[in-house]
Record summary: This is a predicted structure of a 1463-nucleotide RNA (small-subunit ribosomal RNA) from an uncultured prokaryote. The coordinates come from a structure-prediction model, not an experiment, and the mean pLDDT is 80. Rfam family: Bacterial small subunit ribosomal RNA. Gene Ontology terms of the family: structural constituent of ribosome and ribosome.
RNA sequence: AGAGUUUGAUUCUGGCUCAGAACGAACGCUGGCGGCAGGCUUAACACAUGCAAGUCGAGCGCCCUGUUUACAGGGAGCGGCAGACGGGUGAGUAACGCGUGGGAAUGUGCCUUUUGGUUCGGAAUAGCCCCGGGAAACUGGGAGUAAUACCGAAUGUGCCCUUCGGGGGAAAGAUUUAUCGCCAAAAGAUCAGCCCGCGUUAGAUUAGCUAGUUGGUGAGGUAACGGCUCACCAAGGCGACGAUCUAUAGCUGGUCUGAGAGGACGACCAGCCACACUGGAACUGAGACACGGUCCAGACUCCUACGGGAGGCAGCAGUGGGGAAUCUUGGACAAUGGGCGCAAGCCUGAUCCAGCCAUGCCGCGUGAAUGAUGAAGGCCUUAGGGUUGUAAAAUUCUUUCAGCAGGGAAGAUAAUGACGGUACCUGCAAAAGAAGCCCCGGCUGACUCCGUGCCAGCAGCCGCGGUAAUACGGAGGGGGCUAGCGUUGUUCGGAAUUACUGGGCGUAAAGCGUACGUAGGCGGAUGGGUAAGUCAGAUUUCCUCGGGGGUGAAAUCCCGGGGCUCAACUCCGGAACUGCCUCCAAAACUACAAAGCUAGAGGAUGUGAGAGGAUAGUGGAAUUCCGAGUGUAGAGGUGAAAUUCGUAGAUAUUCGGAAGAACACCAGUGGCGAAGGCGACUGUCUGGCGCAUAUCUGACGCUGAGGUGCGAAAGCGUGGGGAGCAAACAGGAUUAGAUACCCUGGUAGUCCACGCCGUAAACGAUGAGGGCUAGUUGUUGGGCAGCAUGCUGUUCGGUGACGCAGCUAACGCAUUAAGCCCUCCGCCUGGGGAGUACGGUCGCAAGAUUAAAACUCAAAGGAAUUGACGGGGGCCCGCACAAGCGGUGGAGCAUGUGGUUUAAUUCGAAGCAACGCGAAGAACCUUACCAACCCUUGACAUCGAGAUCGCGCAGACCAGAGAUGGACUGCUUCAGUUCGGCUGGAUCUAUGACAGGUGUUGCAUGGUUGUCGUCAGCUCGUGUCGUGAGAUGUUGGGUUAAGUCCCGCAACGAGCGCAACCCUCGCUGUUAGUUGCCAUCAUUUAGUUGGGCACUCUAGCGGUACUGCCGGUGAUAAACCGGAGGAAGGUGGGGAUGACGUCAAAUCAUCAUGGCCCUUACGGGUUGGGCUACACACGUGCUACAAUGGCGACUAUAAUGGGUUAAUCCCUAAAAGUCGUCUCAGUUCAGAUUGUCUGCUGCAACUCGCAGGCAUGAAGUUGGAAUCGCUAGUAAUCGCAGAUCAGCAUGCUGCGGUGAAUACGUUCCCGGGCCUUGUACACACCGCCCGUCACACCAUGGGAGUUGGUUCUACCCGAAGACUGUGCGCUAACUUUUGAGAGGCAGGCGGCCACGGUAGGAUCAGCGACUGGGGUGAAGUCGUAACAAGGUAUCCCUAAAGGGGAGGGAAUCGCGGCCGCUA
Repeated sequence: AGAGUUUGAUUCUGGCUCAGAACGAACGCUGGCGGCAGGCUUAACACAUGCAAGUCGAGCGCCCUGUUUACAGGGAGCGGCAGACGGGUGAGUAACGCGUGGGAAUGUGCCUUUUGGUUCGGAAUAGCCCCGGGAAACUGGGAGUAAUACCGAAUGUGCCCUUCGGGGGAAAGAUUUAUCGCCAAAAGAUCAGCCCGCGUUAGAUUAGCUAGUUGGUGAGGUAACGGCUCACCAAGGCGACGAUCUAUAGCUGGUCUGAGAGGACGACCAGCCACACUGGAACUGAGACACGGUCCAGACUCCUACGGGAGGCAGCAGUGGGGAAUCUUGGACAAUGGGCGCAAGCCUGAUCCAGCCAUGCCGCGUGAAUGAUGAAGGCCUUAGGGUUGUAAAAUUCUUUCAGCAGGGAAGAUAAUGACGGUACCUGCAAAAGAAGCCCCGGCUGACUCCGUGCCAGCAGCCGCGGUAAUACGGAGGGGGCUAGCGUUGUUCGGAAUUACUGGGCGUAAAGCGUACGUAGGCGGAUGGGUAAGUCAGAUUUCCUCGGGGGUGAAAUCCCGGGGCUCAACUCCGGAACUGCCUCCAAAACUACAAAGCUAGAGGAUGUGAGAGGAUAGUGGAAUUCCGAGUGUAGAGGUGAAAUUCGUAGAUAUUCGGAAGAACACCAGUGGCGAAGGCGACUGUCUGGCGCAUAUCUGACGCUGAGGUGCGAAAGCGUGGGGAGCAAACAGGAUUAGAUACCCUGGUAGUCCACGCCGUAAACGAUGAGGGCUAGUUGUUGGGCAGCAUGCUGUUCGGUGACGCAGCUAACGCAUUAAGCCCUCCGCCUGGGGAGUACGGUCGCAAGAUUAAAACUCAAAGGAAUUGACGGGGGCCCGCACAAGCGGUGGAGCAUGUGGUUUAAUUCGAAGCAACGCGAAGAACCUUACCAACCCUUGACAUCGAGAUCGCGCAGACCAGAGAUGGACUGCUUCAGUUCGGCUGGAUCUAUGACAGGUGUUGCAUGGUUGUCGUCAGCUCGUGUCGUGAGAUGUUGGGUUAAGUCCCGCAACGAGCGCAACCCUCGCUGUUAGUUGCCAUCAUUUAGUUGGGCACUCUAGCGGUACUGCCGGUGAUAAACCGGAGGAAGGUGGGGAUGACGUCAAAUCAUCAUGGCCCUUACGGGUUGGGCUACACACGUGCUACAAUGGCGACUAUAAUGGGUUAAUCCCUAAAAGUCGUCUCAGUUCAGAUUGUCUGCUGCAACUCGCAGGCAUGAAGUUGGAAUCGCUAGUAAUCGCAGAUCAGCAUGCUGCGGUGAAUACGUUCCCGGGCCUUGUACACACCGCCCGUCACACCAUGGGAGUUGGUUCUACCCGAAGACUGUGCGCUAACUUUUGAGAGGCAGGCGGCCACGGUAGGAUCAGCGACUGGGGUGAAGUCGUAACAAGGUAUCCCUAAAGGGGAGGGAAUCGCGGCCGCUA
C1' cells in the first nucleotide's frame, strides 16, 4: 500500500466482498510446563447454609466459674466510640449527574497547634428480684440500685442574640503515681454541602411549553444562598442557536482502531454519582434520610397453637433459574489497611494467598549431531523413474521441562509466615512422559490421484458439481500458524462509501417550475480609535518567533533507567496531557463605534426597440349551418372497403345570411417576459429593459431557511357560449382476437367571466450574483468617429455558429463555461421495495406536499468501442428478380425418407448444407438386426509351461438344418545342427496374462468432409491518434470479376487470400513415324503390300494475346468504349486450386483414439428369416399423355472408355436422319398390372434377380396453391461407354451428336460485399423483454376488535412521619406563697403525602377473521407493451381506462441557413 466482482472488451460512477488489528468472548478439534493477568456482558431474577462489624472492665453496678484471699476468666445489661468507612451493583438518571475552570452564603467527630476551665448539688432507670400475658417473637405491673447515662445551680475572657439597656449558654471522671479523659473558644488540616461559565446521544413523521410557573416585598425554614416553603403583588419565563415530548444511556481518566483528523466503546484498575426486595418517611448522629438500623404500605417467601410473628446475598463462597457463556459453600489475619481499646488484644470474605478454567499476554519444551542400500511402506508414474526424504532405522551426545531424592530462603525491626517444604540450589535415571489445527480455483502462500456425477455436498465475494472436478468426499504431497488452530459474533480500518483534513449535482444519485423577500450568512475604497476574535506547530547558537502564573489526580500511552535468568509484569525519573482560567504585551487582518470617498447599487434628464401585461372596439380569409338558384346520380372515404350522405335532389357551382373559434403571407437559432408564456388591426391604462450625459445620494449591496406571489395542459365548482376539433361512447373495417392503430359519426372538454387545483421531459435535464481568462463570423437594439453618403471602423446590451487555452469518464463545454476564483441557498450518498405505507399540512374532489421500514439482489447505471441485427439509409454484385426455354407439383412405375407394422424390419444422415445420401450395386455371403442351435484363451495377435514332429491337400461314409462331432482311405513326411528337443518353424493340450466388441460418448478427440463461398475479404510490423477498449492503414474520389489498379490521405510497408504460375480444349512450329496416315508412284476385294512421313492423327518440347497498336472518353492516371490485325481480344472456354473464421455442422459404423461398459457374452460360429413389410405423407427420378408423334423399312458419321498391348482386333448396334403408313380416338398413344412359356447367372431366383415371346391393356388428354434448373456449343433433345458386379440401374461418373430463345433493366423477392445510422442485442432478433392470471413461500400496510406497558388530567381514599396549633388526661429533677406554676408526655384536630381506587384522554407494542399491494421462486397460461422508424417514434403531467392534450429528444429524406476550403 491494495485486491475481487456489472461488460464481448473499455473507461467512469457506484455498491457488495476480502486481506489487518482488537475482544470480559462463545463453539469445534486438539492439549506438556511455568509466570503474570482476567473470569454472570443474560434475570437490579429468587435465594437454602455458613461467614462478611464490632470493641472497650483504664465509665458503671450485678451475676457465674476457677483457683485462692486477691487475682484470673466468662455472661447479660446501662454507658462510650464505631456500624455514613471498607465491600457490591449500574436499575434509575440527558441532569450542574459527570468533566473542566471558577465562586461565596456554610458545617466539620476523630487529628494538629493555642488559650482557659474541670465548682456544688439532685432525681431516676436497665440489669437483678417478685407477680403476670403469649405457641413464639416479645411484653405488662411492682419493689429496689450504679455511672464518663440524665437534670439543676454557680462561673464564664472569648462565643451567640440584642431594641445596645441587656439577655442566653459548659463540664466527668478513672487511676497509687505517671497518665488517659471531659468542657468552652480560636486557628489549621481533612471531609462534606451549595452556586455559576463551557462541554456532554438520537428523533421535527415531537413546535409550542410553563401557575410556584418568572420576578418582587415580607415572613418562615436550613449548617448555608435561594420559590426551598408560605402570604401578597406584578405577568412574566423558556423556545428553530431546537423549548416541550419520545427513545436510548451511569459520567470521566481512559480502552480499541486509525498516518492523522476521526470513529466505536466505558470489562478489569482509578475518580465522581446513583441504588440496596418495590414505594414513602423520618429518627439518631459531626456526618445518613443509612446494603447486613427504625417505622409504614405493597408483592413474595417462611414459621404458627390461626390469635400473631419473621425475612431481604446488586458483601464472600454457594444454590436454583435464565443463557452460547463466566470459578472454591478453600487458608490466614503473617503482610498492607480499617474499627475499638492506655495496652495486651479482639474483629476484619477489606486484604494477602491458595484452588478451577489455554480466557488472554509472555516464556520454555516435545531433543541435538552424524547418517544414502536415497531401505521398507505409502502415493504418483510417460513404467524409465519420481516423491515422502536425512526424514526413519542405526551410531554418538545432551537432560531444559516434567519425575525422584537431599538442602532450602527473602517477604520481619526483637517476636509473629497463611503462602510453603513454595521459589531457588544440588544430585540421580532414561530420548526417556509431551503436536496439533486450518488451508491448497482466483483474491491468497500451497497440486496430484481415486470416488461421486447439478446427486451428495462446498461457498467470505466471484462461483464450483450434469462421467476425465487442482473448488464436493478420501488419500498422498504441499503451505501457514503452533499449545494452540479454525469458525461465529462485535468494533475500527481499508471506505476519499457523509469528504473539517477530504466528494459531488449537463447525460451516472443529485439545481426547488419561477421570482420577491424575513431571519441568518457574506460584503467596495481611505485614515485614525478600541481590543471581542487573532498571535498554530516544528527547528534553533542567534534572528524570525508573544510571554508569565494557576490548574489539567494517580494509573495508562511515549522516552530513559532499575528489578524478577529473559519476556510478559513491575518500580523510579522525565516528557506529555494539544484543555480551561488569569495577568501583561502587539494591532496587520476580521469585528465594533464614529468620520470622510465614489469604481458597487440607486436616482435625474434625453432618447429607443419590442407577439411584455390588462381592457374596449374593429377586420378579412376559411370551415360549418340556413335560405334561394343552376343541375343530376352519385358523393364521401380507404392500402382496399364499408358504416355515412343522396332521386324527399346530395356532391359540384352561384348569390345572400347566421354563428363561433383561430389569426395565412410577413416569420427570421428574430423580439419581449422571472418563469409559465406571448403573434390580425386600432384606442386607453400599465410593468420591465437598452443606450447617451457623468448631474445627485453615498455601500443604501449579494444571497436567502421559513414565508408570499405567479405558475402550460388536463381536471373541479357556478353561470354563459358552442363553428371546427374531439376523451368517453356508437357503428364500419382490419385481425386468430382488436375493448387499438384506419374510417363514419359523436358528448364532456376546448372559448368567456369568477373561484379552485399547483403539477409537467415546468429542460439549457446546467440555482442566483460578482471578478478574471485568445479569437473568427452572423443576427438584433442603441451610440460615436471617418469620409468615397453608404460603406468602413469602434463602443455598450441581447441572441446564434465555430474555435484556442483550460476542464471533462467520455460525449462535449468553451467571455451566454461544464474554465480559474469568491459569497449564499437548494439537493445527492447502490438497485428494487417507493416517491409507496403510516402520521401531519393543504384541497370540494381528484390529489399535492413532507416522507420511512421490513424484505430482497450483487449488481443497477453513464459515456464511448468492436460486432451482430433493423418491417433504417446509400452504393454494388449474383440465373437473385425481370426477359425467355424446359421442368417439378396431377398419373403409373422406380428409388430414398418419414410413419405404421414386425421376432427383426440393423445403424447413421435432418432447413438451405438429410431424403437415386454412406450404398461404385442386401437372393446366401455382404450383415452390423431377429429366431433357433453350438464354442469359451476363443475366428485373429504376443508371451510363459508341457507334448508331438508336423501341418496340409484330395476323396468319400455316418448323425445333423448346418456349424460341428465321429470314423476311413490316398498323397506328402519341415529346415539347420556342435546330434543335446539344442535352435528355428508348425500343430495340439491345460492354464494365466489377454484377445474380441459395427457396445457408449462426434458435447473428450485426431483425421476427413460439408456450408457461407471462388464471396473479396482476413490480418500483422513500425509509426501516429485515443486514459482505454480501440482507431488509422482497410476510409475518401474514380475503376475492376476482384482490398484489381490509379489518385488523394498520418501513415509507411508486409503477410494469407484475388490474379498469375498447373492441367485440358482451341491456332501453330519443331522432333518422332508404329499398330497411325496416303498427296505423289506402283499394287490390292481391302493402306492389303512396296514406298513415303507432305497431310490427318498421336505425344514430347516450344510459340502465340500483352489493352501491344489506332481513335474517343476520363484528372494528362487507372481504366472504359470503338476499331485494325488475328485461330483466338480484353480473365479466350473448362477444370484443379477454397484466406481468417462460422455452424459444440457431419462422421467413434472407413480408419485411429482417451474415458466408460461386456468377458460361457454386448465376443465367436452356423441355418433360416429380416434390411424388399404397406392404410398413408414427402423428396429425387423414369415413362407418358401423342402427329415437332407412333409403327415399319432404309441408311451416314462419332467420341470417351474397357478387354494384359498408344491407334490392329473385339465390346460396336449409335440416336437424331430419309421414305412409307396411321389421322385426333383413351387411339396403331401410353404402357402399369396380370396369366403363360422360355432364356441367363448362380450351391440356391419361394420370400427376393434380370431379359425375351404370346396374351392382357390401369391411371393418364399437359397438371391447383406453390416451386426448380439454365446466359452458348449452354438449355433442350439423342444415344454410347465405364466403375461396382456371378447376376441385377430409370441411379452415379464420363463421352460425343443435333442444337436454340432471352437479358429493357435493378423498383421489388432471396443471398452476399462496402460505407453510414439506431440499439435496452453480445448464446448477438430463433436476441432481449413487459403486465395480468394460476401455484408456493416471505416480510409488510389496512382492519371490527382485543391484550398489555408508559404517561397526563380531574376526583376519592389518606398508612407511617415530620410540621402548625391544641392539649380534657398523665407528669421525678426546676420554681413555689405547697394552692400551684414552668416544662414535658400520651392523646386528639388540621394541611402535606406513599400505596390504592374511579372516570376520561394521549402514546407505544402484541394478537386479529378478512383484505391491499410488494418481493422471491430452471423450464405454467394469455397476449407482445418496450429496445431497430420495435413495425401506431418514445417518454412526462393530467383525466380516464388503452383515447386525447401539451412540452419535446431521435432517425431518414428534402429544403433553407451557417461554417470551412477553392476559383